[in-house]
RNA sequence: GCGGAAGUAGCUCAGUUGAUAGAGCAAUAGCCUUCCAAGCUGUGGGUCGCGGGUUUGAACCCCGUCUUCCGCU
Numbered sequence: 001g002c003g004g005a006a007g008u009a010g011c012u013c014a015g016u017u018g019a020u021a022g023a024g025c026a027a028u029a030g031c032c033u034u035c036c037a038a039g040c041u042g043u044g045g046g047u048c049g050c051g052g053g054u055u056u057g058a059a060c061c062c063c064g065u066c067u068u069c070c071g072c073u
Stems, first nucleotide, its partner, number of pairs: 001072007010025004019056001027043005049065005
């Protein structure tokens, strides 16, 4: 230098033939318990790496760019 993969909640990850962003764990509140743990029921938390474009509408399509990993030279 070229090609490919990944980037979404605190963590691990779903969701991609465009239509209101989710799960598990964690955190937190309540119930239960003499207390703790376990269990049950809630709650909060993300402008989907960043910047543009297309579109009525973008996590998803297009362009650029950043980080990490893999391969080639």
A computed fold for a 73-nucleotide RNA from a Paludibacteraceae bacterium, annotated as transfer RNA. The source organism's lineage runs through Bacteria, Pseudomonadati, Bacteroidota, Bacteroidia and Paludibacteraceae. It matches the Rfam family "tRNA". The coordinates come from a structure-prediction model, not an experiment, and the mean pLDDT is 81.